A computed fold for a 350-nucleotide part of an RNA from an uncultured bacterium, annotated as small-subunit ribosomal RNA, central domain. The RNAcentral record of the full RNA draws on Greengenes. It matches the Rfam family "Bacterial small subunit ribosomal RNA".
[in-house]
Context: one part of a larger RNA
RNA sequence: CUGGGCUUAAAGCGUGUGUAGGUGGAUGGCUAAGUACCUUGUGAAAUCCCACGGCUCAACCGUGGAACUGCUCGGUAUACUGGUCGUCUUGAGGCACUCAGGGGCGAGCGGAACAAAUGGUGGAGCGGUGAAAUGCGUAGAUAUCAUUUGGAACGCCAAUGGUGAAGACAGCUCGCUGGGGGUGUGCUGACACUGAGACACGAAAGCCAGGGGAGCGAACGGGAUUAGAUACCCCGGUAGUCCUGGCCCUAAACAAUGUCCACUAGGUCGUGGCGCCACUGACGGCGUCAUGGCCGAAACGAAAGCGUUAAGUGGACCGCCUGGGAAGUACGGUCGCAAGGCUAAAACUC
Numbered sequence: 001c002u003g004g005g006c007u008u009a010a011a012g013c014g015u016g017u018g019u020a021g022g023u024g025g026a027u028g029g030c031u032a033a034g035u036a037c038c039u040u041g042u043g044a045a046a047u048c049c050c051a052c053g054g055c056u057c058a059a060c061c062g063u064g065g066a067a068c069u070g071c072u073c074g075g076u077a078u079a080c081u082g083g084u085c086g087u088c089u090u091g092a093g094g095c096a097c098u099c100a101g102g103g104g105c106g107a108g109c110g111g112a113a114c115a116a117a118u119g120g121u122g123g124a125g126c127g128g129u130g131a132a133a134u135g136c137g138u139a140g141a142u143a144u145c146a147u148u149u150g151g152a153a154c155g156c157c158a159a160u161g162g163u164g165a166a167g168a169c170a171g172c173u174c175g176c177u178g179g180g181g182g183u184g185u186g187c188u189g190a191c192a193c194u195g196a197g198a199c200a201c202g203a204a205a206g207c208c209a210g211g212g213g214a215g216c217g218a219a220c221g222g223g224a225u226u227a228g229a230u231a232c233c234c235c236g237g238u239a240g241u242c243c244u245g246g247c248c249c250u251a252a253a254c255a256a257u258g259u260c261c262a263c264u265a266g267g268u269c270g271u272g273g274c275g276c277c278a279c280u281g282a283c284g285g286c287g288u289c290a291u292g293g294c295c296g297a298a299a300c301g302a303a304a305g306c307g308u309u310a311a312g313u314g315g316a317c318c319g320c321c322u323g324g325g326a327a328g329u330a331c332g333g334u335c336g337c338a339a340g341g342c343u344a345a346a347a348c349u350c
Base pairs, nucleotide, nucleotide: 004321005320006319007304008303012318014201015200016199017198021194022193023192025088026087027086028085029084030083031082033081034080035077036076037075038074041071042070049065050064051063052062053061054060091191092188093187094185095184096183097182098181099180103177104176105175106174107173108172109171110154114150115149116148117147118146119145120144121143125136126135162169163168206247207246208245209244210243211242215241216240220236221235222234223233258317259316260315261314262313263312266295267294268293269292270291271290272289273288274287275286276285277284300305323350324349325348332343333342334341335340
C1' cells in the first nucleotide's frame, strides 16, 4: 500500500464557528472535459507468453507471432459525472403568530444559617472522642436575649424534570441578550453537508496585579492512635476557595459511542407545543411535531449489550488505531510569567 477497525480489546480531537478541499436535491436545453466504442500514429531491442526450429536432451540459442494493459490523431454515442443556460420546491434559509426554559451578561434586593463586636441575664464549666488530650473559660466562657457588622452559599419547590455546542447553569426582581419548539404562510430558490489548517469557548487546580476573607481548609503547628504514624480521629491554621482584570488549556472534559442525511416492528413513562373528539366541569380519549428515559421485533455484536436517541441498513466528510514496556518520555520545534501544554521518537527489552 491493499485490507481491517475505533462503547468495554489499540483507536472519536473537550466543544463549537468556519477557510481551502471533498461531497451534494428535482427537471429541461446546450456542450462533450471525464466515460464508452471505432480509428491514426507510437509504445526500440532484449525479457515474459505461444508456435516451430538448432545444439544427442535441458539450460541456452534462433525464427515468427502475440503482448507491451500506456500515450496520442480523428470520429461516433450522451446514460452517468463535470461545465453552462433555464425552470422547480421537498433540503436550507426568511416572514408572521405563539410557547417553554437554573441559556448568557449586568444591577438591585431578601431570608435562614454561620462568625465576630457591643450590651443584658447567668456563674463553672464548655468543647471534643472509640476513649482522651491539646484547645476555650472566674480578665466571666458554654448557654440565652437584643443590637450592629461581615463574607459565602441559596433549604423546601426538585423530578427518572428543564436549558446550553461542550465546560456548565438554581433565592427573588428588573434591564440587556443568544438559542430552541409549535402553527401558519408559501417569500428566497440548493443558498446545502462535512471540514485539514485557523479562530473562539473550555470544570477544578495553578499563575500575575489589585481587592475581599464568614465558613471550610492543602502546607504547617499541636493533641491522640500506633512498634512507628511524615496518615486515618481531634484542636488550631496559611495559601486557596470569593470579586475585578489578565494568563494557563488540562480531566474517567464519559454516553469511555465524531458531525450530517435517508431508511428499518412496537409498547410504556416524562417534558414543551399544535389539532380533533367528548364533558356542565374537574378528569379524559385520539392524532401529530419536538425533546428526555425505560422495555423490546428484526438486524447487529466475542459477549455484556445495542435496538427510530442504533452499536441495524446505506450515503457524505473529518479525526484516530496497527503487540506490551521503555513513553505520552527524550531530542527538536512551538506556546506559556512559571507550573507546564501541544507535537513526538529510538536504543534496549519481553